[in-house]
C1' cells in the first nucleotide's frame, strides 16, 4: 500500500508554542484572531489487543476404588485501568451522497459506499 473481522446514536480538555484554517471529499450546515491545523505538557475517556481474576464446559495431563480433586490448554463468558500496546477527548462518523420502503413531500426507516479505530493476514 492492500485484503479480511468487529465497533462507530456513550464517553472524555486544559495550559504554552504557533498564527488561518479546520470539520477525509463534494453539497450543505457548522467551528474558528474570545485564536484553527501543527507540536508539546499535564490530565481524562473508552476498553479493540495483552495481563491480572473469576466462570464455563468440549479437550490433553495427573491423583484416587469412585461420586470427585488438581492441571494444562481452550472459550462469540464476566469483572478489572493494570508503570503495557494502540486510539480518543465540538456537533450520530455533524448530515447527506447509491439503492430499496413508507409518507401529512417537512421528513422518516432500512441496505449499501465511502470514512475512522482496532486486531490478523498479505
Nucleotide at each position: 500500500a492492500u485484503c479480511u473481522u468487529a465497533u462507530c446514536c456513550a464517553g472524555a480538555g486544559u495550559g504554552g508554542c504557533a498564527g488561518a484554517g479546520g470539520g477525509u471529499c463534494a453539497g450543505g450546515c457548522c467551528c474558528u484572531g474570545c485564536g484553527a491545523a501543527g507540536c508539546c505538557a499535564c490530565a481524562g475517556c473508552a476498553a479493540c489487543c495483552g495481563g491480572u481474576c473469576g466462570g464455563u464446559c468440549c479437550g490433553g495431563g495427573g491423583c484416587g476404588u469412585a461420586u470427585g480433586c488438581c492441571u494444562c490448554a481452550a472459550c462469540u463468558c464476566g469483572a478489572u485501568g493494570c508503570u503495557g500496546g494502540u486510539g480518543c477527548u465540538a456537533a450520530u462518523u455533524c448530515c447527506u451522497g447509491c439503492c430499496c420502503g413508507g409518507g401529512c413531500c417537512a421528513c422518516c426507516g432500512g441496505g449499501g459506499g465511502a470514512g475512522a479505530u482496532a486486531a490478523g493476514g498479505u